Context: one part of a larger RNA
RNA sequence: GCCAGGGAGUUUAUCUGAAUGGCGAGGCUAAUCAACUAUGUUGAGUAACCGAAGCGAAAGCAAGUCUGAAAGGGCGAGAGUCAUUUGGAUGAGACCUGAAGCCAGGUGAUCUAUUCAUGGACAAGGUGAAGUCUCUCGAAAGGGGGAUGGAGGCCUGAACCGUUGUUGUGGACAUGCACUCGGAUGAUCUGUGAAUAGGGGUGAAAAGCUUAUCUAACUUGGCGAUGGCUGGUUCCUGCUGAAAUAUGCCUACGUAUAGUCUUGUUUUGUUUGUUAGCGGUGUAAAGUACGGAUGGAAUUUGCAGGAGCUAAUGCUUACGGAAUUCUUUCCAACUCAGAAGCUGUUAACUACAUUGGACAGGAAACAGGGGCAGUAUGUAAGAUACUGUUCCGAGACCGGAACAACGGAGACCAGAGUUAAGGUCCCUAAAUUUAUGCUAAGUGUAUCGAAGGGUGUCUUGAACCUGAGACACUAGGGAUGUAAGCUUAGAAGCAGCUAUCAUUUAAAGAAAGCGUAACAGCUCACCUAUCGAGGUCCAGGGCCCUGAAAAUGGACGGGGCUAAGCAUGAUACCGAUACUUUGGCGGCUCUCAGACGAGAGUUCGGGUAAGCAGGCGUACUUUCUGCGCAGAAGUCUGUUUUAAAGAAUGGAUGGAGCGGGAAGUAAUGAGAAUCCUGGU
Repeated sequence: GCCAGGGAGUUUAUCUGAAUGGCGAGGCUAAUCAACUAUGUUGAGUAACCGAAGCGAAAGCAAGUCUGAAAGGGCGAGAGUCAUUUGGAUGAGACCUGAAGCCAGGUGAUCUAUUCAUGGACAAGGUGAAGUCUCUCGAAAGGGGGAUGGAGGCCUGAACCGUUGUUGUGGACAUGCACUCGGAUGAUCUGUGAAUAGGGGUGAAAAGCUUAUCUAACUUGGCGAUGGCUGGUUCCUGCUGAAAUAUGCCUACGUAUAGUCUUGUUUUGUUUGUUAGCGGUGUAAAGUACGGAUGGAAUUUGCAGGAGCUAAUGCUUACGGAAUUCUUUCCAACUCAGAAGCUGUUAACUACAUUGGACAGGAAACAGGGGCAGUAUGUAAGAUACUGUUCCGAGACCGGAACAACGGAGACCAGAGUUAAGGUCCCUAAAUUUAUGCUAAGUGUAUCGAAGGGUGUCUUGAACCUGAGACACUAGGGAUGUAAGCUUAGAAGCAGCUAUCAUUUAAAGAAAGCGUAACAGCUCACCUAUCGAGGUCCAGGGCCCUGAAAAUGGACGGGGCUAAGCAUGAUACCGAUACUUUGGCGGCUCUCAGACGAGAGUUCGGGUAAGCAGGCGUACUUUCUGCGCAGAAGUCUGUUUUAAAGAAUGGAUGGAGCGGGAAGUAAUGAGAAUCCUGGU
C1' cells in the first nucleotide's frame, strides 16, 4: 500500500414548537399498595403539577387594573392538559478522535553526577631539582667544576582513559568504523559495596546529568482535563435554495442581532418592465456670473518697503505694492447654467399571483474572487480600499490550442431538425466560394509594443515651374572698377569691423562652401547650349520597415500558407444539453372526485452550505402466514425490473436452515479520520 472486520448526533432531566391521539373547564397521576398468566400485565392511588383572572412595588381592587388632576397611555380579558413520535434549546463527556500542560500518590542513582568505604592498575625511554661526596676560588658571605642522587598536577610513548578534525564513511536493529588527535604518577583511571529523589538531588556550570526520557524523571490516578483549532462523520430520491454584508463584542479564522435561504399557518392584490403627468438631484461634459489660481497688456494711485535727489514730516521712481479694465490658461474642497442616469408619487399597459405582508419552527453565513464602468492611495502591480452591475463561488454544455469567472448559452430523460458565439487548405465537421483593393515584411495568420526616423509602396488634396522647353545629367561661361574701405606682418570674395555700390552683360554675390602664410587653385549661386515631358515642394490617409536585448532548442495549437495575410462587401455551409418538434417521467396551481385517481394549465424541473418531504435496506421482538435434503442460508455468474436505494429470477457451488404481510424496538448502512485490530 491493499483486503477483511470494527469505527462517530446517543441517553436522561427541564423548556419550547410541530404531528397524531385521549379527555375537556378541566387534564394528569408520582411514590406506594393489591391481584395475576409474575424481570411483566391489570386494578387501586388526585399528594404534587399545569390550566381555569388579571393589574399593581404594595395595601389593594378585579374583567379589569396601574399611572395620571384629566385627556390619554401600559399590561390584561379568546381552552386547556396528558401521552407518543419528532425539530430545536439548556445542563450533563453530549457527534467521534487529537494536545502541550496542571495537581496528588507512588517507583527509580544496575546509566549518569557528586561523595563515602574497601580493593586494583599505570610497557619502555628521556630530562636530571634538592641533598650528599669531592676538586677548586674567596678573609667571609658565597661562587664554579666533576661525580653521585632520582624530584616533577615535567617530556616522548603502549596498556588504560578520552574523542580534536575529516561537516570522511556508515546507520532497520537507536552514536558504529577509518585515519588523525588529547591525557597517560595524577585535581589520574578503575572493580565492588553504599549515600543523596523530582521544584528535589547532583553539577570544576553545558540549564549538564538524574536508566535510549529533563527549562522540572518515570508511573498510576483526578480524566472521557480543556481545545472559539485540525481531521473525520457510513443508504436513495423529490422540492426550494443562500451568504462571504451592517452593527456590537479583550472582537478580528469566533459569536449575537439584522439582512439573505427554507418549512408551516394565515392574510392579500404585489409592482419586474415600458409610457405619460407632477416633482427631487448638481455629477459628466462645459463655463467664468461668484470664490480661488494663472500668463500678458493698458490705466489709475506715492501706496507700507527699496532706490535716487533733497533743508524739509518733501519730490521723483521703466524696483515694487494695491485697484480697475481687456485678454490667456484652469479648479475634489468654484458654479450663471447643465445632461444621461438614479429616484418619489399618481395613472395606464404589461408581468406575476409558484406574488407581497404578518406570525411561528429550522438554518447556513459574517476569510470571498474575476470582468466592465467610476473614485481614492500608489512609479507600478495578478496591489490595496470603496461604489454600481454582472459572472465564478454553487454552473454542466459549445467556442477561446490547453485555460473558475472572456464570448455563446442556463443541462428532467430519449429521438429528429434549426441556429448562437466561433469557424469552413490538412490535422478537424463545414467554401482551396465570390467581388474590389492593399501588403513582399513570412509583415501577418486571436491576444507584444511607444515617441522618434524612412527617397519602401499605394492613395487624397493644395501650390508653383513647364514645348516661349521645366526637372536631372553633361559641356561652356561664372567677368570688370577691384586686392571695395578699414585693420593687419599679410587680409587679394572667403581671421575680424564697416559698407554691400557701379560697369560690361545671355549671366555672374564687393561672394554660399573647400582651400592658401598671403596669393593661387576647386566648386556654388546665376546664365547659355544639349535633351524632350512632365517636374518640384507642402499637407493628410492605408499597409510596410526601423526603433525592438535574457538566459536548455521552439513555436501562428502544429503542418504549412504570398493567401490559407490585411481591409470592405456578398452568398452558402458547419457548429451547443440553446431554439423548434415527437414521445415519456416528475413537481406545482386550478376543477372534479373524495383513500386511490382523472382532466386542464404551467416563461416549472443546473445547483454547494442549508431547510423541507417521501422512501430502500440491516438486526431483533410480537402476531399472522409460508418455503426447505425432490436441496435453506451463503458464494460465483447471467437475465429481468425500478427514478434510485434496491427487488425478483435462471444456472453452478453449497449442505441445514430461511423468508413474506402487519406492527414495534434499535449499539442500524463506511472509502477516507498520519483511524483501531488482524491478514498479506
Background:
The part of an RNA shown here (large-subunit ribosomal RNA, domain II) has 680 nucleotides and comes from a Candidatus Pacearchaeota archaeon. The RNAcentral record of the full RNA draws on ENA. The organism belongs to Candidatus Pacearchaeota, within Archaea. The prediction has a mean pLDDT of 83.